[in-house]
RNA sequence: GAAGUUGAACAGAUGAUCGCUCUUCGAUUGUAAGCGAAGAGAGGAAAGUCCGAGCUCCAUAGGGCAGGGUGGUCGCUAACAGCGACUGGGGGUGACUCCAAGGAAAGUGCCACAGAAAAUAGACCGCCUGCAGGUCAGGCAGGUAAGGGUGAAACGGUGAGGUAAGAGCUUACCGCUUUGGUGGUGACAUCGAAGGCAGGGUAAACCCCACUCGGAGCAAGACCAAAUAGGAGUGCAAAUCAAGGUUAAAGCCUUUUUUAAGGAUGGCCCGUCCGACGCGCUCGGGUUAGGUCGCUAGAGCCAGAUGGUAACAUCUGGUCGAGAGAAAUGAUCAUCACUUCAAUGCUUGUUGAGGGACAGAACUCGGCUUACGUUCAACUUUGCCA
Numbered sequence: 001g002a003a004g005u006u007g008a009a010c011a012g013a014u015g016a017u018c019g020c021u022c023u024u025c026g027a028u029u030g031u032a033a034g035c036g037a038a039g040a041g042a043g044g045a046a047a048g049u050c051c052g053a054g055c056u057c058c059a060u061a062g063g064g065c066a067g068g069g070u071g072g073u074c075g076c077u078a079a080c081a082g083c084g085a086c087u088g089g090g091g092g093u094g095a096c097u098c099c100a101a102g103g104a105a106a107g108u109g110c111c112a113c114a115g116a117a118a119a120u121a122g123a124c125c126g127c128c129u130g131c132a133g134g135u136c137a138g139g140c141a142g143g144u145a146a147g148g149g150u151g152a153a154a155c156g157g158u159g160a161g162g163u164a165a166g167a168g169c170u171u172a173c174c175g176c177u178u179u180g181g182u183g184g185u186g187a188c189a190u191c192g193a194a195g196g197c198a199g200g201g202u203a204a205a206c207c208c209c210a211c212u213c214g215g216a217g218c219a220a221g222a223c224c225a226a227a228u229a230g231g232a233g234u235g236c237a238a239a240u241c242a243a244g245g246u247u248a249a250a251g252c253c254u255u256u257u258u259u260a261a262g263g264a265u266g267g268c269c270c271g272u273c274c275g276a277c278g279c280g281c282u283c284g285g286g287u288u289a290g291g292u293c294g295c296u297a298g299a300g301c302c303a304g305a306u307g308g309u310a311a312c313a314u315c316u317g318g319u320c321g322a323g324a325g326a327a328a329u330g331a332u333c334a335u336c337a338c339u340u341c342a343a344u345g346c347u348u349g350u351u352g353a354g355g356g357a358c359a360g361a362a363c364u365c366g367g368c369u370u371a372c373g374u375u376c377a378a379c380u381u382u383g384c385c386a
Base pairs, nucleotide, nucleotide: 001382002381003380004379005378006377007376008375009374010373012336013335014334015333016332017331018330020041021040022039023038024037025036026035043358047369048368050367051366052365053364054363055217056216057215058214062270063269064268065267067213068212069211070210071209072086073085074084075083076082087101088099089098090097091096102208103207107206108205109202110201111200124148125147126144127143128142129141130140131139156174157173158172159171160170161169175197176195177194178193179192180191181190182189183188221293222292223291224290231283232282233281234280235279236278239258242255243254244253245252246251262274263273264272265271300319301318302317303316304315305314306313307312338355339354340353341352342351343350344349
């Protein structure tokens, strides 16, 4: 100097003039509007709507089935498919990075074509022996799976011995199965013993196992105002236990228990609740872009200390950073900062001309993913020089 890997910071600043929105004060014992003063006013992703929650309603809210989510281990967190560390595996020369990482001996399915044969899966070429005393070509019978071929993958691998030729046939090492020791919270790692000993791959196929899960969503929802047709049809019930009042008694009234059709609870079942002059179902009509709230002080942010490998937790101190409502947060000028080019200069400055990416809050927060400019730091590989 070049190429790469990982991490971090910023997202211009100040002043003036004019303009917009909100809060507080002047200023209220009528409100609103308006005026004056002070203060504040769009991001690291506000994007995607992919996860998780806070919050609201169903609603008093349990169990099971179906269905969904996650899938190495241990931690962090309000929680998560997130984050941290570790283990196992893949990629890279490396710094580093990626993994949809439980189970194939519970069962079912699939592995095209090629190939002899694709999972209780074998003989196409070949090798050996015999028929057959020798040669050539060939045939038949038997043995074989070491060599070759096909394929993504072929009933463990390599070396040695052995055999008619071969084969775990024997042996050494590796692998596999069973079983002990050591280290570790654990996934797992490592050391030893015994045994010639192996049912390929695929679960991002169905499935099995473990853990876990109410639903809908701020267009959630609450209040106020206003309006109409006190509409039409239909189903069930109007029963029952107890107490009290009244009555000559029956009866009637009040409270309360049980209870019908039906309704609520994401699907189904059980259960629970609502339900007695009322409760549902169907049709039709009215209000409706009315107003106020929800709507910004939080699992908040900053700094320090302690603990922890870290993610993070605890404590102490400080601090308050839009709340619009069809959508405000802007425009102009000047100076400075950063950067590019040119000229000049060597006290690394001066002058001139230009430039600045992705992109706009809408209840809030924790993540992930995507888009993108400038700068800084560390590390890896490599070229050249000393």
Molecule: Bacterial RNase P class A
Organism: Nitrospirota bacterium